[in-house]
RNA sequence: CCGGCAGGCUAUUCUAUCGCGUCUUAUUUUUGAGCCGAGGAAAGUCGGGACAACACAGGGCGCCAUACUUCCUAACGGGAAGGUCCUGGAGAAAUUCAGGAACAGCAAGUGCCGCAGAAAAUAACCGCCCCUACGGGGUAAGGGUGAAAACGUGGGGUAAGAGCCCACGCUGUACCGUGGUAACAGGGUAGAGGGGUAAACCUUAUGGGUUGCAAGAUCAAAUAUGCCGGCGAUUGAGGGCUGCCCGCCCGAUGCCGGUGGGUAGAUUGCUAGAGCUGCACAGCGAUGUGUAGCCGAGAUAAAUGAUAGAACCAGACAGAAUCCCGCUUAUCGGCCUGCCGGAAUU
Numbered sequence: 001c002c003g004g005c006a007g008g009c010u011a012u013u014c015u016a017u018c019g020c021g022u023c024u025u026a027u028u029u030u031u032g033a034g035c036c037g038a039g040g041a042a043a044g045u046c047g048g049g050a051c052a053a054c055a056c057a058g059g060g061c062g063c064c065a066u067a068c069u070u071c072c073u074a075a076c077g078g079g080a081a082g083g084u085c086c087u088g089g090a091g092a093a094a095u096u097c098a099g100g101a102a103c104a105g106c107a108a109g110u111g112c113c114g115c116a117g118a119a120a121a122u123a124a125c126c127g128c129c130c131c132u133a134c135g136g137g138g139u140a141a142g143g144g145u146g147a148a149a150a151c152g153u154g155g156g157g158u159a160a161g162a163g164c165c166c167a168c169g170c171u172g173u174a175c176c177g178u179g180g181u182a183a184c185a186g187g188g189u190a191g192a193g194g195g196g197u198a199a200a201c202c203u204u205a206u207g208g209g210u211u212g213c214a215a216g217a218u219c220a221a222a223u224a225u226g227c228c229g230g231c232g233a234u235u236g237a238g239g240g241c242u243g244c245c246c247g248c249c250c251g252a253u254g255c256c257g258g259u260g261g262g263u264a265g266a267u268u269g270c271u272a273g274a275g276c277u278g279c280a281c282a283g284c285g286a287u288g289u290g291u292a293g294c295c296g297a298g299a300u301a302a303a304u305g306a307u308a309g310a311a312c313c314a315g316a317c318a319g320a321a322u323c324c325c326g327c328u329u330a331u332c333g334g335c336c337u338g339c340c341g342g343a344a345u346u
Stems, first nucleotide, its partner, number of pairs: 001342010012311007020037002023034004039317001043328002046326005051212004063208005068082005083103001084101007104203002109201002111197003125143002127139005151169006170193002173190004178185002216268004225260007238250004275294008
């Protein structure tokens, strides 16, 4: 310098005209003026919480979720730091670097284990050995199958063999003491040798009430209707024609008033908050504390757009609907950090 991988930051800008929504203000009441007007993911709706309504004596069973440790946090299945194991790189090694792991228990019980193989957990196919020999028995050394075959190597022992015995080693269990808050590490003693599978049932421990702002709260029209009161039913309440009277017509499941629930609609919930930024302090860190400054989306059929010009002429993914913290996924171009590979120069 080029290429690749991983992670992080950023998220086009400015001007003019027209248009849309909230708010403020003026007004001749439907117009004018002014201000502001999506995101890092507003997305998936996956985890957790705030808030709200309903439910809930106490206990048990069941169901669901989670599962190395300590810490952070309002909380979490999220994050930080660490432990163990696995994979890859470097190194003679000790070790170190990067990535990954539902990482409690199959040595509590039950179940299951394709193909191959005699056998996948009450092991005998070949081989080896023994006997009363077309058969019976012993044997897990050796062969063969398989991803995996009943602790490994060596010796003793034996008819042949075998943890049957011994030495060294490996694995995991119990106990003791050392370091560490702990997971765990390394040491000693004892006894053991159990194939795999718990995103199989299950066991152990911990946690979990249900529904979501279309939650919920307040006000409340027309029409219909429940209840209460009044008037009235041929001795006619009330209504239509009408400026008034007369008159004519309609008229009893009627008319008038009050009130209740509920609908349309309106208001609220609703956006200043576990908020953002800087600095200081504490901490390895996630994060916390203090202090200073800053902060005008809030619609409801649902606004946030279009055109033109300019800027290194390319500008992605994508659009709020109660709010917040995470995770996951999408993302043009640019910048930063780490690792890997290649080339060249000194």
The RNA shown here (Bacterial RNase P class A) has 346 nucleotides and comes from a Bacteroidota bacterium. The source organism's lineage runs through Bacteria, Pseudomonadati and Bacteroidota. The sequence was found by an Rfam model in a public genome assembly. Its mean pLDDT, the model's own confidence on a scale to 100, is 77.